RNAcentral holds the sequence, with entries from ENA. Bacterial RNase P class A from a Deltaproteobacteria bacterium, 414 nucleotides, folded computationally. It matches the Rfam family "Bacterial RNase P class A". About the family: Ribonuclease P (RNase P) is a ubiquitous endoribonuclease, found in archaea, bacteria and eukarya as well as chloroplasts and mitochondria. Its best characterised activity is the generation of mature 5'-ends of tRNAs by cleaving the 5'-leader elements of precursor-tRNAs. Cellular RNase Ps are ribonucleoproteins. RNA from bacterial RNase Ps retains its catalytic activity in the absence of the protein subunit, i.e. it is a ribozyme. Isolated eukaryotic and archaeal RNase P RNA has not been shown to retain its catalytic function, but is still essential for the catalytic activity of the holoenzyme. Although the archaeal and eukaryotic holoenzyme s have a much greater protein content than the bacterial ones, the RNA cores from all the three lineages are homologous -- helices corresponding to P1, P2, P3, P4, and P10/11 are common to all cellular RNase P RNAs. Yet, there is considerable sequence variation, particularly among the eukaryotic RNAs. Identified in Yersinia as Ysr151/RnpB.
[in-house]
RNA sequence: GAUGCCGUCCAGGCGAUCGCCGGUCGCGAGAGCGACGGGAGGAAAGUCCGAGCUCCAGAGAGCACGAUGCCGGGUAACGCCCGGUCGCGGGAACGCGAAGGAAAGUGCAACAGAGAAGAGACCGCCUGCCUCGACUCGAAUCGCGGCAGGUAAGGGUGAAACGGCGGGGUAAGAGCCCACCGCGUUCCCGGUGACGGGGGCGGCAAGGCAGACCCCAUCGGGAGCAAGGCCACAUAGGCGUGCGUGCGCUCGGUCGUCCUCGUGAGAGGCGGCAGGGCGCGAAGGCUGACUCGGCCGAGCACGCGGGUAGGCUGCUCGAGGCGUCCAGCAAUGGCCGCCCUAGAGGAAUGACCGCCGCCGCCGGCAGGGUGACUCGCCGGCGGAACAGAACUCGGCUUACGGACGACGUCGACC
Repeated sequence: GAUGCCGUCCAGGCGAUCGCCGGUCGCGAGAGCGACGGGAGGAAAGUCCGAGCUCCAGAGAGCACGAUGCCGGGUAACGCCCGGUCGCGGGAACGCGAAGGAAAGUGCAACAGAGAAGAGACCGCCUGCCUCGACUCGAAUCGCGGCAGGUAAGGGUGAAACGGCGGGGUAAGAGCCCACCGCGUUCCCGGUGACGGGGGCGGCAAGGCAGACCCCAUCGGGAGCAAGGCCACAUAGGCGUGCGUGCGCUCGGUCGUCCUCGUGAGAGGCGGCAGGGCGCGAAGGCUGACUCGGCCGAGCACGCGGGUAGGCUGCUCGAGGCGUCCAGCAAUGGCCGCCCUAGAGGAAUGACCGCCGCCGCCGGCAGGGUGACUCGCCGGCGGAACAGAACUCGGCUUACGGACGACGUCGACC
RNA backbone atom coordinates (compact mmCIF):
# COMPACT_ATOMS: atom_id res chain seq x y z
C1' G A 1 0.00 0.00 0.00
C1' A A 2 -3.88 -3.52 -1.43
C1' U A 3 -7.52 -6.79 0.16
C1' G A 4 -10.30 -9.41 3.78
C1' C A 5 -12.46 -9.78 8.66
C1' C A 6 -14.33 -7.93 13.42
C1' G A 7 -15.70 -3.94 16.56
C1' U A 8 -16.57 1.15 18.35
C1' C A 9 -18.13 6.05 17.27
C1' C A 10 -20.38 10.10 14.35
C1' A A 11 -24.67 11.43 11.60
C1' G A 12 -21.50 18.59 10.60
C1' G A 13 -20.87 23.54 13.94
C1' C A 14 -22.00 28.88 14.68
C1' G A 15 -24.65 33.23 13.25
C1' A A 16 -28.53 36.23 10.49
C1' U A 17 -33.49 36.49 8.00
C1' C A 18 -38.36 34.39 7.04
C1' G A 19 -41.62 30.66 8.82
C1' C A 20 -44.10 25.80 11.51
C1' C A 21 -45.98 22.73 16.25
C1' G A 22 -46.63 22.35 21.57
C1' G A 23 -45.62 24.72 26.76
C1' U A 24 -45.27 28.81 30.55
C1' C A 25 -45.97 33.95 31.59
C1' G A 26 -47.85 38.85 30.35
C1' C A 27 -51.33 42.17 27.60
C1' G A 28 -56.22 42.31 25.36
C1' A A 29 -63.65 42.38 25.64
C1' G A 30 -62.33 39.14 21.73
C1' A A 31 -59.77 37.82 17.41
C1' G A 32 -55.05 37.89 18.58
C1' C A 33 -50.16 40.03 19.98
C1' G A 34 -45.52 39.88 22.73
C1' A A 35 -41.53 37.59 25.82
C1' C A 36 -38.99 33.15 27.42
C1' G A 37 -37.96 28.15 26.74
C1' G A 38 -38.55 23.17 24.04
C1' G A 39 -39.12 20.48 19.29
C1' A A 40 -37.06 13.08 15.42
C1' G A 41 -33.61 8.43 14.42
C1' G A 42 -29.75 4.87 14.35
C1' A A 43 -32.68 3.00 12.04
C1' A A 44 -38.28 7.03 13.99
C1' A A 45 -39.00 1.93 8.72
C1' G A 46 -40.96 -3.52 8.25
C1' U A 47 -44.85 -4.48 12.13
C1' C A 48 -41.57 -10.09 12.44
C1' C A 49 -40.92 -11.80 17.88
C1' G A 50 -41.21 -10.60 23.46
C1' A A 51 -43.44 -7.45 27.28
C1' G A 52 -45.93 -3.32 30.03
C1' C A 53 -50.84 -1.03 30.01
C1' U A 54 -56.30 -1.49 28.86
C1' C A 55 -60.91 -3.93 27.88
C1' C A 56 -63.42 -8.65 26.99
C1' A A 57 -63.71 -13.88 28.12
C1' G A 58 -62.48 -17.70 31.59
C1' A A 59 -63.79 -23.64 37.56
C1' G A 60 -60.12 -27.53 36.55
C1' A A 61 -58.17 -30.95 33.13
C1' G A 62 -57.85 -32.73 28.25
C1' C A 63 -58.37 -32.48 22.76
C1' A A 64 -57.39 -29.43 18.57
C1' C A 65 -54.20 -25.49 16.65
C1' G A 66 -49.69 -22.60 16.69
C1' A A 67 -44.66 -21.58 18.10
C1' U A 68 -40.03 -23.22 19.91
C1' G A 69 -36.26 -27.40 20.11
C1' C A 70 -27.48 -28.67 21.68
C1' C A 71 -25.62 -27.00 26.93
C1' G A 72 -24.94 -23.25 30.74
C1' G A 73 -25.93 -18.26 31.96
C1' G A 74 -28.42 -13.16 31.35
C1' U A 75 -33.25 -10.80 31.34
C1' A A 76 -39.64 -8.34 33.28
C1' A A 77 -39.83 -11.62 29.05
C1' C A 78 -38.34 -13.57 24.30
C1' G A 79 -38.01 -17.15 18.76
C1' C A 80 -33.24 -12.05 21.72
C1' C A 81 -28.18 -11.61 23.86
C1' C A 82 -23.48 -13.67 26.10
C1' G A 83 -20.14 -17.82 26.99
C1' G A 84 -19.34 -22.77 25.45
C1' U A 85 -20.17 -27.86 22.66
C1' C A 86 -20.75 -30.25 17.99
C1' G A 87 -21.21 -29.87 12.61
C1' C A 88 -20.24 -27.05 8.07
C1' G A 89 -17.50 -23.10 5.19
C1' G A 90 -12.73 -20.29 4.75
C1' G A 91 -5.49 -20.78 3.68
C1' A A 92 -6.29 -17.39 7.95
C1' A A 93 -8.54 -13.43 10.90
C1' C A 94 -13.38 -15.28 11.35
C1' G A 95 -18.33 -16.62 9.79
C1' C A 96 -22.86 -19.75 9.50
C1' G A 97 -26.32 -23.54 11.73
C1' A A 98 -35.04 -24.44 13.56
C1' A A 99 -28.59 -28.40 16.02
C1' G A 100 -34.70 -33.47 19.72
C1' G A 101 -36.49 -38.42 17.49
C1' A A 102 -35.61 -42.03 10.91
C1' A A 103 -34.20 -49.80 15.41
C1' A A 104 -42.97 -46.23 17.16
C1' G A 105 -45.88 -46.02 12.73
C1' U A 106 -47.46 -44.05 7.77
C1' G A 107 -45.45 -41.89 3.47
C1' C A 108 -42.01 -39.81 -0.51
C1' A A 109 -37.68 -40.15 -3.97
C1' A A 110 -38.60 -36.65 -10.73
C1' C A 111 -35.01 -37.96 -14.69
C1' A A 112 -31.43 -41.57 -15.65
C1' G A 113 -30.63 -46.56 -14.46
C1' A A 114 -30.82 -53.78 -14.58
C1' G A 115 -32.04 -52.27 -9.59
C1' A A 116 -34.37 -46.64 -5.08
C1' A A 117 -35.02 -50.12 0.62
C1' G A 118 -35.40 -56.10 3.56
C1' A A 119 -33.36 -54.10 -3.94
C1' G A 120 -30.67 -55.33 -8.16
C1' A A 121 -27.02 -59.29 -12.83
C1' C A 122 -26.81 -54.17 -18.00
C1' C A 123 -21.40 -54.57 -18.98
C1' G A 124 -17.68 -57.25 -16.52
C1' C A 125 -15.46 -61.57 -13.54
C1' C A 126 -15.77 -67.02 -12.49
C1' U A 127 -17.57 -72.30 -13.13
C1' G A 128 -20.02 -76.23 -15.92
C1' C A 129 -22.13 -78.13 -20.60
C1' C A 130 -22.76 -77.64 -26.07
C1' U A 131 -21.54 -75.96 -31.40
C1' C A 132 -17.67 -74.07 -34.47
C1' G A 133 -12.53 -72.57 -35.31
C1' A A 134 -6.80 -72.43 -34.37
C1' C A 135 -2.47 -75.83 -33.19
C1' U A 136 -2.98 -81.11 -33.42
C1' C A 137 -3.46 -87.99 -34.96
C1' G A 138 -6.34 -87.14 -30.52
C1' A A 139 -6.68 -85.03 -25.57
C1' A A 140 -5.38 -80.60 -22.90
C1' U A 141 -5.10 -75.26 -23.96
C1' C A 142 -6.84 -70.74 -26.40
C1' G A 143 -10.75 -67.96 -29.09
C1' C A 144 -16.14 -66.45 -31.24
C1' G A 145 -21.08 -67.78 -29.88
C1' G A 146 -25.26 -70.25 -27.09
C1' C A 147 -27.47 -72.38 -22.51
C1' A A 148 -27.43 -73.06 -17.06
C1' G A 149 -25.45 -71.23 -12.57
C1' G A 150 -22.30 -68.31 -9.08
C1' U A 151 -20.65 -63.34 -7.90
C1' A A 152 -22.36 -56.80 -5.32
C1' A A 153 -14.89 -56.84 -6.02
C1' G A 154 -14.56 -53.41 -10.88
C1' G A 155 -17.38 -50.37 -14.77
C1' G A 156 -21.81 -47.63 -15.90
C1' U A 157 -26.67 -44.55 -14.06
C1' G A 158 -27.96 -41.25 -10.29
C1' A A 159 -28.58 -36.18 -5.37
C1' A A 160 -28.45 -41.04 -3.15
C1' A A 161 -26.79 -48.09 -5.03
C1' C A 162 -27.73 -51.59 1.20
C1' G A 163 -20.73 -49.42 5.85
C1' G A 164 -15.21 -47.37 4.14
C1' C A 165 -10.18 -48.92 3.30
C1' G A 166 -6.18 -52.57 3.40
C1' G A 167 -4.92 -57.73 3.99
C1' G A 168 -6.29 -62.90 4.17
C1' G A 169 -9.41 -66.12 1.68
C1' U A 170 -11.87 -67.91 -2.87
C1' A A 171 -13.18 -70.83 -9.17
C1' A A 172 -14.41 -65.63 -8.99
C1' G A 173 -16.27 -63.04 -4.97
C1' A A 174 -18.54 -61.62 -0.40
C1' G A 175 -17.96 -59.04 7.38
C1' C A 176 -16.85 -65.04 4.92
C1' C A 177 -12.41 -63.93 8.48
C1' C A 178 -8.80 -60.16 10.58
C1' A A 179 -6.62 -55.01 11.76
C1' C A 180 -7.93 -49.76 11.64
C1' C A 181 -11.95 -46.12 10.94
C1' G A 182 -17.32 -45.67 11.28
C1' C A 183 -21.83 -47.69 13.98
C1' G A 184 -24.15 -49.87 18.43
C1' U A 185 -23.51 -51.24 23.52
C1' U A 186 -21.03 -51.28 28.24
C1' C A 187 -17.39 -49.54 31.78
C1' C A 188 -13.67 -45.87 33.52
C1' C A 189 -11.78 -40.76 33.60
C1' G A 190 -12.58 -35.19 32.87
C1' G A 191 -16.56 -31.51 32.66
C1' U A 192 -22.45 -28.21 36.26
C1' G A 193 -23.73 -29.69 31.27
C1' A A 194 -23.84 -30.16 25.86
C1' C A 195 -19.69 -33.13 25.12
C1' G A 196 -14.56 -34.89 25.04
C1' G A 197 -10.68 -38.83 25.99
C1' G A 198 -9.74 -44.07 26.80
C1' G A 199 -10.72 -49.61 27.49
C1' G A 200 -13.85 -54.07 26.61
C1' C A 201 -17.68 -56.51 23.76
C1' G A 202 -20.94 -57.04 19.42
C1' G A 203 -21.55 -57.84 14.54
C1' C A 204 -22.69 -55.07 9.78
C1' A A 205 -28.02 -55.67 11.28
C1' A A 206 -30.11 -50.16 11.70
C1' G A 207 -29.37 -45.69 4.00
C1' G A 208 -31.85 -40.34 3.08
C1' C A 209 -36.00 -36.80 3.95
C1' A A 210 -39.34 -34.84 10.17
C1' G A 211 -38.45 -26.46 6.64
C1' A A 212 -43.62 -34.73 4.79
C1' C A 213 -47.44 -36.49 8.21
C1' C A 214 -46.10 -37.85 12.89
C1' C A 215 -43.85 -38.86 18.07
C1' C A 216 -41.52 -36.49 22.48
C1' A A 217 -40.58 -32.08 25.55
C1' U A 218 -41.57 -26.87 26.74
C1' C A 219 -44.61 -22.57 26.10
C1' G A 220 -49.11 -20.12 24.44
C1' G A 221 -56.89 -17.20 26.20
C1' G A 222 -58.74 -12.98 22.54
C1' A A 223 -58.40 -7.98 20.88
C1' G A 224 -55.63 -3.74 20.69
C1' C A 225 -54.44 3.60 22.45
C1' A A 226 -59.22 3.65 16.42
C1' A A 227 -57.51 -0.18 23.80
C1' G A 228 -60.20 2.10 27.61
C1' G A 229 -62.39 6.14 30.95
C1' C A 230 -65.06 10.85 31.66
C1' C A 231 -68.12 15.41 30.04
C1' A A 232 -72.10 17.53 27.35
C1' C A 233 -78.27 20.72 24.83
C1' A A 234 -74.90 18.29 18.55
C1' U A 235 -77.91 16.83 13.88
C1' A A 236 -80.84 12.66 12.13
C1' G A 237 -83.27 8.37 14.05
C1' G A 238 -85.80 5.68 18.92
C1' C A 239 -89.44 5.82 23.27
C1' G A 240 -93.11 8.65 26.23
C1' U A 241 -96.43 12.96 27.15
C1' G A 242 -99.01 17.34 25.46
C1' C A 243 -100.94 20.58 21.44
C1' G A 244 -102.35 20.29 16.28
C1' U A 245 -103.44 17.48 11.87
C1' G A 246 -110.16 21.01 10.76
C1' C A 247 -114.66 22.43 7.75
C1' G A 248 -117.34 23.62 3.16
C1' C A 249 -117.74 23.80 -2.29
C1' U A 250 -115.77 21.79 -6.74
C1' C A 251 -112.74 18.63 -10.26
C1' G A 252 -110.93 14.40 -12.24
C1' G A 253 -108.35 9.33 -10.78
C1' U A 254 -108.62 4.51 -8.66
C1' C A 255 -110.84 0.32 -5.91
C1' G A 256 -115.49 -2.36 -4.32
C1' U A 257 -118.12 -10.01 -3.45
C1' C A 258 -122.60 -2.84 -3.20
C1' C A 259 -127.35 -0.57 -5.73
C1' U A 260 -130.14 0.95 -10.37
C1' C A 261 -130.48 0.85 -15.82
C1' G A 262 -128.92 -1.75 -20.28
C1' U A 263 -129.09 -8.28 -24.23
C1' G A 264 -124.06 -6.33 -24.08
C1' A A 265 -119.60 -3.17 -24.34
C1' G A 266 -120.85 0.09 -20.57
C1' A A 267 -123.49 4.33 -18.06
C1' G A 268 -125.25 6.45 -13.48
C1' G A 269 -125.34 6.33 -8.09
C1' C A 270 -123.32 5.02 -3.19
C1' G A 271 -119.02 3.88 -0.23
C1' G A 272 -113.51 3.56 0.59
C1' C A 273 -108.52 5.60 -0.67
C1' A A 274 -105.11 9.20 -1.88
C1' G A 275 -104.97 13.88 -4.76
C1' G A 276 -105.75 19.02 -7.55
C1' G A 277 -108.27 24.00 -7.20
C1' C A 278 -111.05 27.86 -4.34
C1' G A 279 -112.88 29.86 0.39
C1' C A 280 -112.93 29.94 5.90
C1' G A 281 -109.96 28.13 9.97
C1' A A 282 -105.29 26.37 12.09
C1' A A 283 -100.62 24.40 16.64
C1' G A 284 -96.28 26.41 15.03
C1' G A 285 -92.53 29.06 11.93
C1' C A 286 -90.25 33.51 9.09
C1' U A 287 -90.11 38.93 9.04
C1' G A 288 -90.09 42.28 13.17
C1' A A 289 -87.09 45.01 19.79
C1' C A 290 -92.55 44.25 20.69
C1' U A 291 -97.87 44.70 19.00
C1' C A 292 -100.69 45.01 14.54
C1' G A 293 -99.81 43.59 9.70
C1' G A 294 -97.58 40.57 5.72
C1' C A 295 -95.75 35.61 4.03
C1' C A 296 -95.60 30.32 4.95
C1' G A 297 -97.97 26.36 7.35
C1' A A 298 -98.49 19.82 8.88
C1' G A 299 -96.38 18.96 12.07
C1' C A 300 -94.64 21.37 16.73
C1' A A 301 -93.07 21.49 21.90
C1' C A 302 -91.21 19.08 26.30
C1' G A 303 -89.02 14.90 28.73
C1' C A 304 -86.06 10.09 28.78
C1' G A 305 -82.12 6.90 27.05
C1' G A 306 -77.83 5.06 24.28
C1' G A 307 -74.29 5.79 20.51
C1' U A 308 -71.71 8.88 16.72
C1' A A 309 -69.58 13.90 15.40
C1' G A 310 -67.27 17.27 19.45
C1' G A 311 -64.30 18.31 24.12
C1' C A 312 -61.14 16.27 28.18
C1' U A 313 -58.21 12.09 29.51
C1' G A 314 -55.14 7.73 28.68
C1' C A 315 -49.91 10.79 27.19
C1' U A 316 -45.18 10.45 28.31
C1' C A 317 -40.73 9.92 34.83
C1' G A 318 -39.67 5.26 32.22
C1' A A 319 -37.75 -2.55 33.01
C1' G A 320 -35.41 5.97 31.55
C1' G A 321 -30.54 8.42 30.08
C1' C A 322 -25.32 9.87 31.33
C1' G A 323 -20.84 9.32 34.50
C1' U A 324 -17.37 7.14 38.35
C1' C A 325 -16.56 2.72 41.03
C1' C A 326 -17.52 -2.58 42.20
C1' A A 327 -18.87 -8.03 40.69
C1' G A 328 -18.57 -11.02 36.22
C1' C A 329 -14.47 -13.90 30.52
C1' A A 330 -19.02 -11.70 28.68
C1' A A 331 -24.23 -10.66 28.13
C1' U A 332 -25.57 -8.20 32.44
C1' G A 333 -26.21 -6.76 37.52
C1' G A 334 -25.27 -3.44 41.92
C1' C A 335 -23.98 1.30 44.89
C1' C A 336 -23.61 6.55 44.46
C1' G A 337 -24.06 11.20 41.89
C1' C A 338 -26.21 14.17 38.01
C1' C A 339 -30.19 15.06 34.23
C1' C A 340 -35.57 15.66 32.39
C1' U A 341 -35.11 15.00 26.91
C1' A A 342 -41.36 16.12 21.26
C1' G A 343 -46.29 14.73 22.87
C1' A A 344 -49.17 16.33 17.83
C1' G A 345 -53.95 14.19 16.73
C1' G A 346 -53.53 13.35 9.59
C1' A A 347 -49.47 15.00 11.66
C1' A A 348 -44.95 20.68 13.31
C1' U A 349 -39.42 19.98 13.79
C1' G A 350 -38.52 23.71 7.53
C1' A A 351 -36.40 27.21 3.68
C1' C A 352 -32.46 30.36 2.35
C1' C A 353 -27.76 33.14 3.05
C1' G A 354 -22.80 33.85 5.20
C1' C A 355 -18.47 32.03 7.83
C1' C A 356 -15.87 27.83 9.72
C1' G A 357 -14.93 22.59 9.81
C1' C A 358 -14.66 17.45 7.08
C1' C A 359 -13.60 14.46 2.53
C1' G A 360 -11.86 13.92 -2.69
C1' C A 361 -9.35 15.84 -7.18
C1' C A 362 -6.19 19.56 -9.54
C1' G A 363 -2.50 23.50 -9.24
C1' G A 364 1.16 26.39 -6.51
C1' C A 365 4.55 27.40 -2.26
C1' A A 366 7.53 25.89 1.73
C1' G A 367 9.84 22.21 5.07
C1' G A 368 11.72 17.08 7.53
C1' G A 369 14.50 12.43 6.35
C1' U A 370 20.83 9.01 3.87
C1' G A 371 16.43 6.68 1.89
C1' A A 372 11.52 4.32 1.10
C1' C A 373 8.56 8.27 2.14
C1' U A 374 6.19 12.06 4.98
C1' C A 375 4.25 16.84 7.52
C1' G A 376 2.29 21.79 6.62
C1' C A 377 0.20 26.39 4.10
C1' C A 378 -2.60 28.82 0.02
C1' G A 379 -6.04 28.81 -4.19
C1' G A 380 -9.82 26.59 -7.48
C1' C A 381 -13.63 22.91 -8.42
C1' G A 382 -16.72 19.21 -6.51
C1' G A 383 -19.14 16.19 -2.54
C1' A A 384 -21.88 15.03 2.23
C1' A A 385 -26.20 9.10 2.41
C1' C A 386 -30.68 6.33 4.20
C1' A A 387 -34.67 8.42 5.96
C1' G A 388 -39.71 11.57 9.40
C1' A A 389 -42.03 10.19 16.09
C1' A A 390 -48.19 9.01 16.45
C1' C A 391 -49.37 4.67 23.83
C1' U A 392 -44.53 3.00 25.71
C1' C A 393 -40.34 -0.28 26.25
C1' G A 394 -36.64 -4.83 24.97
C1' G A 395 -35.02 -7.28 20.49
C1' C A 396 -34.60 -8.95 15.33
C1' U A 397 -34.57 -7.73 10.19
C1' U A 398 -34.12 -4.37 6.24
C1' A A 399 -32.16 0.69 4.03
C1' C A 400 -27.71 3.79 4.27
C1' G A 401 -22.86 7.90 4.23
C1' G A 402 -18.34 8.30 6.80
C1' A A 403 -14.29 8.16 10.58
C1' C A 404 -11.24 5.35 13.86
C1' G A 405 -9.14 0.96 16.05
C1' A A 406 -7.76 -4.44 16.62
C1' C A 407 -6.66 -8.72 13.73
C1' G A 408 -5.61 -12.06 9.09
C1' U A 409 -3.27 -12.52 4.22
C1' C A 410 -0.43 -10.70 0.14
C1' G A 411 2.98 -7.26 -2.23
C1' A A 412 6.73 -3.32 -2.69
C1' C A 413 10.52 -0.42 -0.58
C1' C A 414 13.94 1.25 3.41